The RNA shown here (transfer RNA) has 72 nucleotides and comes from a Candidatus Sigynarchaeales archaeon. Lineage of the source: Archaea > Promethearchaeati > Candidatus Sigynarchaeota > Candidatus Sigynarchaeia > Candidatus Sigynarchaeales. Rfam family: tRNA. Rfam classes the family as a transfer RNA. Model confidence (mean pLDDT): 81 of 100.
This record gives sequence, structure tokens and C1' cells, in this order.
RNA sequence: GCCUGGUUAGUUUAGCGGUUAGAAUUGGGGACUGUGAAUCCUUAGACGGGGGUUCAAUUCCCCCACCAGGCC
Repeated sequence: GCCUGGUUAGUUUAGCGGUUAGAAUUGGGGACUGUGAAUCCUUAGACGGGGGUUCAAUUCCCCCACCAGGCC
């Protein structure tokens, strides 16, 4: 330099162009318990940046940044 895949809560991840972006874990609060762990309830937290297409974009297209792999 070229090709492929990826970037979504603090972390791991799901997500068909249209319901409020879902879950696990973590954090806060509570229940339970002699205390704790475990368990249960509740709550908070996310679409890498820019542009385009569209009535509507996390999703499709382009550029950039970063990560992983491959080729030379």
C1' cells in the first nucleotide's frame, strides 16, 4: 500500500429501514439474613466522527479515525 471483518451502557454482547435500542455483568437503593454470600425486586447507564439516500438510519452508501486478521 491492497483486501476482509469490526466499533452499541464501566465491561461482554443482541439488534429485519419504523413499537420506548434488548440482555448479561457492574454501580445505586430496597427485600431476605444474627452478619455476610447467594437469591429476588427496583433504578441508572450506550449506537466512534462527518456527510449522503429516505417520510423515517443502530441498520443502506461514501469519507475519516481506531481495533483485529490476511496479502504483498